[in-house]
Context: one part of a larger RNA
RNA sequence: UGACGGGGACCCGCACAAGCAGCGGAGCAUGUGGUUUAAUUCGAAGCAACGCGAAGAACCUUACCAGGGCUUGACAUCCUUCUGACCGGUCGGUAAAACGACCUUCUUUUCGAAGCAGAAGUGACAGGUGGUGCAUGGUUGUCGUCAGCUCGUGUCGUGAGAUGUUGGGUUAAGUCCCGCAACGAGCGCAACCCUUGUCAUUAGUUGCCAUCAAGUUAAGUUGGGCACUCUAAUGAGACUGCCGGUGAUAAACCGGAGGAAGGUGGGGAUGACGUCAAAUCAUCAUGCCCCUUAUGUUCUGGGCUACACACGUGCUACAAUGGCUGGUACAAAAGGAAGCGAUACCGCGAGGUGGAGCCAAUCAAGAAAACCAGUCCCAGUUCGGAUUGUAGGCUGCAAUUCGCCUACAUGAAGUCGGAGUUGCUAGUAAUCGUGAAUCAGAAUGUCACGGUGAAUGCGUUCCCGGGUC
Numbered sequence: 001u002g003a004c005g006g007g008g009a010c011c012c013g014c015a016c017a018a019g020c021a022g023c024g025g026a027g028c029a030u031g032u033g034g035u036u037u038a039a040u041u042c043g044a045a046g047c048a049a050c051g052c053g054a055a056g057a058a059c060c061u062u063a064c065c066a067g068g069g070c071u072u073g074a075c076a077u078c079c080u081u082c083u084g085a086c087c088g089g090u091c092g093g094u095a096a097a098a099c100g101a102c103c104u105u106c107u108u109u110u111c112g113a114a115g116c117a118g119a120a121g122u123g124a125c126a127g128g129u130g131g132u133g134c135a136u137g138g139u140u141g142u143c144g145u146c147a148g149c150u151c152g153u154g155u156c157g158u159g160a161g162a163u164g165u166u167g168g169g170u171u172a173a174g175u176c177c178c179g180c181a182a183c184g185a186g187c188g189c190a191a192c193c194c195u196u197g198u199c200a201u202u203a204g205u206u207g208c209c210a211u212c213a214a215g216u217u218a219a220g221u222u223g224g225g226c227a228c229u230c231u232a233a234u235g236a237g238a239c240u241g242c243c244g245g246u247g248a249u250a251a252a253c254c255g256g257a258g259g260a261a262g263g264u265g266g267g268g269a270u271g272a273c274g275u276c277a278a279a280u281c282a283u284c285a286u287g288c289c290c291c292u293u294a295u296g297u298u299c300u301g302g303g304c305u306a307c308a309c310a311c312g313u314g315c316u317a318c319a320a321u322g323g324c325u326g327g328u329a330c331a332a333a334a335g336g337a338a339g340c341g342a343u344a345c346c347g348c349g350a351g352g353u354g355g356a357g358c359c360a361a362u363c364a365a366g367a368a369a370a371c372c373a374g375u376c377c378c379a380g381u382u383c384g385g386a387u388u389g390u391a392g393g394c395u396g397c398a399a400u401u402c403g404c405c406u407a408c409a410u411g412a413a414g415u416c417g418g419a420g421u422u423g424c425u426a427g428u429a430a431u432c433g434u435g436a437a438u439c440a441g442a443a444u445g446u447c448a449c450g451g452u453g454a455a456u457g458c459g460u461u462c463c464c465g466g467g468u469c
Stems, first nucleotide, its partner, number of pairs: 008469006015460002019424005026316008034307002042053002064302007073125001077124002079121006088103005106115003127291002130289003136285002138280003141276001143274001148187006154163003167178003193268004198236007207226003212223003239262001242256005318417001322376006336363001339358002344353003383414001388409007430452007
């Protein structure tokens, strides 16, 4: 000077408290440990690993295992020789594939020659998801969006250092004010950026329809219009600006007015100096070490999907604020050409046939909870849907290991969950559907979107984390 203390003082945070919904018990999904295995590829490990890398393992991916091939190589540059191709086809080869043989067969230029492609040879070399994240760059997590971290000059101290940055108030804030051997400055805070909430102007198609006309079983459907909604560009608006009180005549705080909005309006992006030899050599790059007929490369099949068990994260439930049947209403956002796919027809259905329209404010996609009516009558049930059987559908060379979906049948556990533990303060929690990325196919995950829409907050004694003295 820091760090630490079951030392003190002050302050903050869904930290506790007050509430609501969960997890922990059940079944399943998914990740991990363990065990097993020829292999179950590798990494991640308290918070800050465990629906994490993986925005998607049937082959491929794939790095693992078994077996079969290749050895200047699947990929790059250079050198020499030869050929004219490639694609495609046929044959051989094998369990299968890789692989081998044959047929066919370039362009420009007059030629020489050049280009391109292929084959063979030769080494220089290629190649390595092999090791080391404790050799590294880059990137990232975390404390923490916490309010801190420093410097120059001056002053004090023999010096390490101190001062400034402490003190009195105040703030979300080292925010601001006052004081002060300090005076200034920088990185952070705040603001500038995006979005949302109000209004105005401009613009009016693919959007909209108040007025006028036409029209229909119905419909902005048509003429017409751009008022409204909306779209998307430019502006306005909020600054403690105004009033009263408190305060030290300060900063500021409390109340009020006006206002769509009030004291950072809501949300996002934005992450200081540093900490953890934190994570990553498997995104990429890279030093050193190691392999070089193999630790490289290629193919077929298998594995990553195993299963006495243990843990994490989720989904579905245990029902009547409900299940089932019928009717009926209202979104937002996003994607669409090897795509989205309407009307119609076939099928109980998944789906199929067919192909109108749309390169999209133009076309396509029934929101669901909610509401109305009926039924069930508290049961392991008309709750719950696991599991299993049969028959089908879709994608794809291929669905057995190992996909998703449908119909019929089957109908397990489960009657609200011990100790303990998690999230959340408002359009939030809870609940209800919708879309997208990845993607041939394959979400209960992830990321986004809207619908319905609460309860509680005395307070800071205590638990946890953090800040100042």

Overview: A computed fold for a 469-nucleotide part of an RNA from an uncultured bacterium, annotated as small-subunit ribosomal RNA, 3' major domain. The coordinates come from a structure-prediction model, not an experiment, and the mean pLDDT is 82. RNAcentral holds the full RNA, with entries from ENA.